Record summary: Large-subunit ribosomal RNA, domain VI from a Planctomycetota bacterium, 255 nucleotides, folded computationally. The coordinates come from a structure-prediction model, not an experiment, and the mean pLDDT is 84. The full RNA is in RNAcentral, with records from ENA. It matches the Rfam family "Bacterial large subunit ribosomal RNA". The source organism's lineage runs through Bacteria, Pseudomonadati and Planctomycetota.
Context: one part of a larger RNA
RNA sequence: UGUUGGACGCUUGAGGAGCCUUCUCCCUAGUACGAGAGGACUGGGAGGAACGAGCCUCUGGUGCACCAGUUGUCACGCUCGUGGCAUAGCUGGAUAGCUACGCUCGGACAUGGAUAAACGCUGAAAGCAUCUAAGCGUGAAGCCUACUCCAAGACUUGGCGUCCCCAUCAGGGCCCAGGGAGACUACCUGGUUGAUAGGCAGUAGCUGUAAGCACGGCGACGUGUUGAGGCGAACUGUACUAAUCGCCCGAUCGG
Numbered sequence: 001u002g003u004u005g006g007a008c009g010c011u012u013g014a015g016g017a018g019c020c021u022u023c024u025c026c027c028u029a030g031u032a033c034g035a036g037a038g039g040a041c042u043g044g045g046a047g048g049a050a051c052g053a054g055c056c057u058c059u060g061g062u063g064c065a066c067c068a069g070u071u072g073u074c075a076c077g078c079u080c081g082u083g084g085c086a087u088a089g090c091u092g093g094a095u096a097g098c099u100a101c102g103c104u105c106g107g108a109c110a111u112g113g114a115u116a117a118a119c120g121c122u123g124a125a126a127g128c129a130u131c132u133a134a135g136c137g138u139g140a141a142g143c144c145u146a147c148u149c150c151a152a153g154a155c156u157u158g159g160c161g162u163c164c165c166c167a168u169c170a171g172g173g174c175c176c177a178g179g180g181a182g183a184c185u186a187c188c189u190g191g192u193u194g195a196u197a198g199g200c201a202g203u204a205g206c207u208g209u210a211a212g213c214a215c216g217g218c219g220a221c222g223u224g225u226u227g228a229g230g231c232g233a234a235c236u237g238u239a240c241u242a243a244u245c246g247c248c249c250g251a252u253c254g255g
Stems, first nucleotide, its partner, number of pairs: 001153001005164007015150004021049007033038001051106005059100004066093005071086006112144002118138004171249004175191005196242003199238005205231003212225005
């Protein structure tokens, strides 16, 4: 901007995209077949590989400052306790998130339709024969369906429901608090009739027993108070803080 008034929500599906894989083993059955060696069709079942999609319960990874330990040095007057710097100083762990090496699922069923090769039925030309010339069948992982996703700019611009009625209305936006959404934009949630973010409380979870004090030891240190103290993202709750107040767009061929 179009869709012939303006909106909100839900849709149809023309068309398009994706998917389509494969192996081994067991039973049927050591059966049919075969002198034997060997060894099926068919039907049923089980387990994998690679690929794809989603996810983070488990197993791992990361987790730039969450916890602890520790070296050197400097500072806080000193002890103690802390902090800075040294690759995040180094080391051991690690929540959320993101992840694969992890987990779940998929290529199913129908086997529907038309077919390829191939195999046929009837059947002339050509009194026979012939699957073909007329006609009619069977028949693939392939084609059309099917399954999943996108989809009315599908200009043949579709459909349904509801709202608005001349009022800056219905509705939308600006602005703000944010996000499992994101380059920006967009999208989504919320804006006091409020749990949107922060704070706070509790819980989960991580670290691993803080400081101070007491006791034991000449001392390094140990023990008790103590699963202590500390803690980023998680969950639940709570208006304490911030989403204040407002402004703009929105009609002129419809009824």